[in-house]
RNA sequence: CAUGUUUGAUCCUGGCUCAGAACGAACGCUGGCGGUAUGCUUAACACAUGCAAGUCGAACGCGAACGGUGACUUCGGUUGCUUAUUAGAGUGGCGCACGGGUGAGUAACGCGUAGACAACCUGCCCUUCAGCCUGGAAUAACCUCGGGAAACUGGGGCUAAUACCGGAUAAUACUAAGAGCCUGGUGGCUUUUAGUUGAAAGGUUUACCACUGAGGGAUGGGUCUGCGUGUCAUUAGCUAGUAGGUGAGGUAACGGCUCACCUAGGCUUCGAUGACUAGCUGGUCUGAGAGGAUGAUCAGCCACACUGGAACUGAGACACGGUCCAGACUCCUACGGGAGGCAGCAGUGGGGAAUUUUGCGCAAUGGGCGAAAGCCUGACGCAGCAAUACCGCGUGAGUGAAGAAGGCCCUUGGGUCGUAAAGCUCUUUGUAUAGGGAAGAUAAUGACGGUACCCUAUGAAUAAGCACCGGCUAACUCCGUGCCAGCAGCCGCGGUAAUACGGAGGGUGCAAGCGUUGUUCGGAUUUACUGGGCGUAAAGGGCGCGUAGGCGGUCUGAUUAGCAAAGGGUGAAAUCCCGAGGCUCAACCUCGGAACUGCUCUUUGAACUGUUAGACUUGAGAUUGUCAGAGGCAAGUGGAAUUCCUGGUGUAGAGGUGAAAUUCGUAGAUAUCAGGAGGAACACCGGCGGCGAAGGCGGCCUGCUGGGGCUUUUCUGACGCUGAGGCGCGAAAGCGUGGGGAGCAAACAGGAUUAGAUACCCUGGUAGUCCACGCUGUAAACGAUGAGUACUCGAUGUGCGGGGUGUACGACCCCUCGCGUGUCACAGCUAACGCAAUAAGUACUCCGCCUGGGGACUACGGUCGCAAGACUAAAACUCAAAGGAAUUGACGGGGGCCCGCACAAGCGGUGGAGCAUGUGGUUUAAUUCGACGCAACGCGCAGAACCUUACCUGGGUUUGACAUCCUUGGCUCGCUAUAGAGAUAUAGUUUUCCCUUCGGGGACCAAGUGACAGGUGCUGCAUGGCUGUCGUCAGCUCGUGUCGUGAGAUGUUGGGUUAAGUCCCGCAACGAGCGCAACCCUUGCCCUUAGUUGCCAUCAGGUUAUGCUGGGAACUCUAAGGGGACUGCCGGUGUUAAGCCGGAGGAAGGUGGGGAUGACGUCAAGUCCUCAUGGCCUUUAUAUCCAGGGCUACACACGUGCUACAAUGGUAACUACAAUGAGCAGCCAGACCGCAAGGUUGAGCGAAUCUCAAAAAAGUUAUCUCAGUUCGGAUUGUUCUCUGCAACUAGAGAGAAUGAAGUCGGAAUCGCUAGUAAUCGUGGAUCAGCAUGCCACGGUGAAUACGUUCACGGGUCUUGUACACACUGCCCGUCAAGCCAUGGGAGUUGGCUUUACUCGAAGCCAGUGGGCUAACCUUUUUGGAGGCAGCUGUCCACGGUGAGGCCAGCGACUGGGGUUAAGUCGUAACAAG
Repeated sequence: CAUGUUUGAUCCUGGCUCAGAACGAACGCUGGCGGUAUGCUUAACACAUGCAAGUCGAACGCGAACGGUGACUUCGGUUGCUUAUUAGAGUGGCGCACGGGUGAGUAACGCGUAGACAACCUGCCCUUCAGCCUGGAAUAACCUCGGGAAACUGGGGCUAAUACCGGAUAAUACUAAGAGCCUGGUGGCUUUUAGUUGAAAGGUUUACCACUGAGGGAUGGGUCUGCGUGUCAUUAGCUAGUAGGUGAGGUAACGGCUCACCUAGGCUUCGAUGACUAGCUGGUCUGAGAGGAUGAUCAGCCACACUGGAACUGAGACACGGUCCAGACUCCUACGGGAGGCAGCAGUGGGGAAUUUUGCGCAAUGGGCGAAAGCCUGACGCAGCAAUACCGCGUGAGUGAAGAAGGCCCUUGGGUCGUAAAGCUCUUUGUAUAGGGAAGAUAAUGACGGUACCCUAUGAAUAAGCACCGGCUAACUCCGUGCCAGCAGCCGCGGUAAUACGGAGGGUGCAAGCGUUGUUCGGAUUUACUGGGCGUAAAGGGCGCGUAGGCGGUCUGAUUAGCAAAGGGUGAAAUCCCGAGGCUCAACCUCGGAACUGCUCUUUGAACUGUUAGACUUGAGAUUGUCAGAGGCAAGUGGAAUUCCUGGUGUAGAGGUGAAAUUCGUAGAUAUCAGGAGGAACACCGGCGGCGAAGGCGGCCUGCUGGGGCUUUUCUGACGCUGAGGCGCGAAAGCGUGGGGAGCAAACAGGAUUAGAUACCCUGGUAGUCCACGCUGUAAACGAUGAGUACUCGAUGUGCGGGGUGUACGACCCCUCGCGUGUCACAGCUAACGCAAUAAGUACUCCGCCUGGGGACUACGGUCGCAAGACUAAAACUCAAAGGAAUUGACGGGGGCCCGCACAAGCGGUGGAGCAUGUGGUUUAAUUCGACGCAACGCGCAGAACCUUACCUGGGUUUGACAUCCUUGGCUCGCUAUAGAGAUAUAGUUUUCCCUUCGGGGACCAAGUGACAGGUGCUGCAUGGCUGUCGUCAGCUCGUGUCGUGAGAUGUUGGGUUAAGUCCCGCAACGAGCGCAACCCUUGCCCUUAGUUGCCAUCAGGUUAUGCUGGGAACUCUAAGGGGACUGCCGGUGUUAAGCCGGAGGAAGGUGGGGAUGACGUCAAGUCCUCAUGGCCUUUAUAUCCAGGGCUACACACGUGCUACAAUGGUAACUACAAUGAGCAGCCAGACCGCAAGGUUGAGCGAAUCUCAAAAAAGUUAUCUCAGUUCGGAUUGUUCUCUGCAACUAGAGAGAAUGAAGUCGGAAUCGCUAGUAAUCGUGGAUCAGCAUGCCACGGUGAAUACGUUCACGGGUCUUGUACACACUGCCCGUCAAGCCAUGGGAGUUGGCUUUACUCGAAGCCAGUGGGCUAACCUUUUUGGAGGCAGCUGUCCACGGUGAGGCCAGCGACUGGGGUUAAGUCGUAACAAG
């Protein structure tokens, strides 16, 4: 060394996210012990209190007291000695510049590294040489007198020194002159002579310590230099002591460090100046490394010490615990004036998410002073607090299955927590008890500390949590919740079965911790040096010329900068790494090694690069000849056409469109002829032809002019390539000035279209288009492909030029060499598409550009522009994607082919009427529920008066109407009476089942108890099963192989053909499966077999008549088995195929007709109310029983039907021909009764036997005669019949009566292709009864199909796609609303900074110094030298005034932007949208 996330899936690009490690951390929950580390990251905010720097009597003068002791005493006291080498302050010396803290400032020689100082200093220390002679004058302390509240301070007087001063002597100090040596050099070193200046201190006692001068060393510092060390160019110019020189001053020292004068320089795109940020390093964290981030603790350097400025002292400071001044703040005050500085150690307040004790000790280490003893030391050593981090240990070990109880789950069997617990046997780390007791100390001295450690008694005793369990990511179930509450790092969970929320059980991980948050690196090759890209994903500048820069041909010599090797120096220590050692181990500590990848010096090498010198010709350029071309600029010129004007001819229209209208025209248009005017553009040629750097360039002629190709010799001799900035060119539109204006034509006007139409269409029409001059500087300025050079298979067009063969010597063909321009294609490349000598291949050089989407080709700032605007170019905020290519589908008002009663051609309907029936709606106590485009609506329902029934009202029951188990009793069943609407209740009555081993058991009933029953309650979106639909459409797939990175493709596409993915041919496919077809059933023909209940030709018998009887087995039929049909035969056609067309034969001909049969799948299609079933809900009710009611309501709307509107008909009479079926609680013959429905009686038949059963239409005859009728039958009253416990709500039927709408049906719409439509009747299921519905049956029996343009549905191929919930898709903008960040904005507030002027504290320096003045000199009481105060000046902090610049906050109003399940308006884009 990886994962999740864009998609239906794929590959790529690309962002987001996770797993790791780390931390001076914080927060939440939890917390046994020890060791070692670490601990204000924020307010360089303010600080109470204590401590953190003193020491030396062996430098010096002074010098107590308490106490002790002695003497004296007036007994009050006085005084001596001691205390006392004292305390104490003072003079003096050294220290206080170290140690300790902090990181504000600083982008700098600040730091790091390597050097330099021949330009320097260095107390204490070491070493060497020399010395330490002689004098003097003061002063603090002290005493005294004052001032002040205090702090403090003034005057006078006395005194000492290692304090201060003079003199002597001395030098390598200084000056001048000379000599020698050295150095790359300014120069350095040594030495000689002469001159000048110029030292000292003693102390204690005997040996030291001090002191002075000089040299050297060591240590520490100062200065200078090379290189390295942040971000921003939306900071491009900066600079007057600035850069340099001369001289002077100053410093320890060089130097503009300072000053005077002179010169005008210096820095900067290799980033000056400015802004912002930041202490730097060793190191630390991370990383494979390169890098990236960081700079706590430890160590080195720097800077700072309340803020700003300044100097003094000193070896050293411009000084953390010193001084002066200014400022802010705090405190004291007698109001006059004073005091202070924790970024030392503790500690306090404050800020903050957050960081400890006002501890012990100088025992150790180190430091200061001292001769030393010693004193001081919040440095340091220790202890305390904090799980803050790292490391170690423990919370027990063994045994123990009844797998306890309990929890959880459960399919109820069990599983799991789980050997876990209990129990038994052990152990004692740690804790608690007692005793001993270190090292740290080489003599003394131990804060830690009675600590570490050792030993001892007791006893499992006192010691486990946290996070997670959808994927990434180890770990799963139950309950609760129900898009709520909530979770979430990303994807995403939650809308009633949540492994994702909350709880529980269980599990996983880590463990005295575990999680979360924050930050850094990693993963991220996602800034790519290692190690990326730019045709389409983000990304090539519009094009050229060219500056700097980068890169650069061949040969020779030199050099050694790069480069290479070897060696020297350095790279502090610590850290990291390796090896050892010490704490019981480890962390930790110690020692040794290695390493520190760097810098520098020396030597060597000489291939390459560089430099230098010389040479070369192939790169480049020039030269000879020649060629092509819409290359550019200017001036002329030509014809066609449009328009306009004039005139002629001519008359009613013209024009325009999908159709129109606006418009023009009787004032003469359009049309046509002639003439004229004017402007613009140049047909044909014309061509993926030519030229140009690109933009671009097109009639002809002339002039001027740029570039290129080929060819040829000669010349120059690398002169080349690229190119940041810069300069130039640069379509269209636009702008300015002046012209011009025919046609066209933004804006605008009108007419149409439209829901609207500020559009598309039409009629007009102005800028503009044209010219000249100037500006603008952008385009999909595209080959979406920067320029240059070299190399890398081929094929084929075309333009220009050269050479050659052939030839009819013009043309032309062919071969060949270059240059240009196209197409196809190999290798190679590419995510793919594709590119492929004109590369997107292989390499090199240089330039430009990219780093998720949006915000944003935007804001602000800057530059340019007359303006429009262009160039440059962010952030906040927001999303988890945005995107490229290709794949499979789906879709298209894309295309091709094909099919279907899909259209067309026909026939008949629906939609209008009445009624039936279903639905919606409404109503109702209830009108139970379900079904809703096709694919709900005569559907579930093959039949609601009760029942059904699920609904409503009322009345009852509660282990229940029904099942199983337990206990007790008994039998039961049934009948009668009463009450009641009934369920039911009460009373009475009756009777005794089966088996038996005689114990009992079983069935049944009643009562009781609880487990449970029950539910047409919910969820068809939890399900099974079943079903509908696309669709009986021809499709849907697989194995192997092949192609593709892959999704996938191929096969299944193509050419034919078919009803068919049916078959044939071809083909990187070959095969196979589910479908199609066939096999099955039925029907149509024949045969065989069989012959009753069916049949009857022949024979016989009988009857008015009849297969009625004997008989027959021929026929029909029945029902079993066979045959038959297969494009088999012939002709044509077709690729010789599959097949198609025609024909023959045949009952039947190309699937003969019909049925059953329904591929992969789609619709979360339908059904929990057929059944089954998970979950939820209910349990004196959502269960169950009963009566009545409702499901039958009725303003209305829709679907499906029936009957009609009539004469192809109605009515009446007569009369013929079926098939399928059904029947015992049944079908019912026949007879009788009734007008009829029906009733009474009654034979046959469980049915090829009997019955239903009459078929109807048709046919014949008669009548009706076009009317609301002899059509039509609704409605209504009445009389009846039947079924049934019961026909009021609410059945069917009959009779006579009544006689509505309706005269063929708008838009629209349905069915049907042959025994079909239409029409006619018949049967059946359900069923007591109820059929216009449904399912079957037969009778009669048509018309039409040219054809596939169109509408619909489907199949297939192809194409486009921003769709994939798949066009009922996706999606854009305004407006309205909420929220968020942001720009502008009159202004206003603050910060930083620049500049001019002003003010001028303290202080250094300079000047002055009339005031003051011990040391020396002189002379004498003065003076001089010197000094001081004071004053003045330069410089200068704070402050003030004015003018700018930059940054930030707020700001009425305003601009756009983002975002937010269901707002408004339209429909711009994605398909030819």
The RNA shown here (small-subunit ribosomal RNA) has 1473 nucleotides and comes from an uncultured prokaryote.
Its mean pLDDT, the model's own confidence on a scale to 100, is 83.
It matches the Rfam family "Bacterial small subunit ribosomal RNA". Rfam links the family to the GO terms structural constituent of ribosome and ribosome.
The RNAcentral record of the sequence draws on ENA.